[in-house]
c-di-AMP riboswitch aptamer (ydaO/yuaA leader) from a Chloroflexota bacterium, 134 nucleotides, folded computationally. The model forms 92% of the base pairs in the Rfam consensus. It was read from a public genome assembly, where an Rfam model found it.
RNA sequence: GUAGGAUAAUGGCCGAACCGUGGGUACGCGGGCGGGGGAACCAUUGAGUUGGGGUGAAUCUGCGCGUGACGCAGUAGGGUGAUCUCAGCACCCGAAUCCGACAGCUAACCUCGUAGGCUUUCGUGAGAGCUUGG
Numbered sequence: 001g002u003a004g005g006a007u008a009a010u011g012g013c014c015g016a017a018c019c020g021u022g023g024g025u026a027c028g029c030g031g032g033c034g035g036g037g038g039a040a041c042c043a044u045u046g047a048g049u050u051g052g053g054g055u056g057a058a059u060c061u062g063c064g065c066g067u068g069a070c071g072c073a074g075u076a077g078g079g080u081g082a083u084c085u086c087a088g089c090a091c092c093c094g095a096a097u098c099c100g101a102c103a104g105c106u107a108a109c110c111u112c113g114u115a116g117g118c119u120u121u122c123g124u125g126a127g128a129g130c131u132u133g134g
Base pairs, nucleotide, nucleotide: 011119012118013117014116018031019030020029021028022027032114033113034112035111036110037109042104051102052099053098054097055096060074061073062072063071064070077093078092079091080090081089083128084127085126086125087124
């Protein structure tokens, strides 16, 4: 000097998953954010083992030996590139899980969650804006 790894601080990302407060800890309470159930009206006009439904961007198609698990190529849809919008480029995700025979919407009302996982660099143009200094 280069490459890789670990740790700490700081900052950032996906996500509702953050803030305050009490407590020696576990944890509790409140606010914010997010989800579910639940009238009238409206919708549905029958459904039922080929069940049905929820959270979530995460659905669907084709091909593989298709017996299946699973794999590949796409895809509805979604995310990031450090303010926002538009354009455009690049890189990714396109899962998992819950309820348990049962749920349309839904005011009042009832109820639940507030996790987990990554990264630490700083790509383009135009417009809009914020902050700081002169």

Model confidence (mean pLDDT): 77 of 100.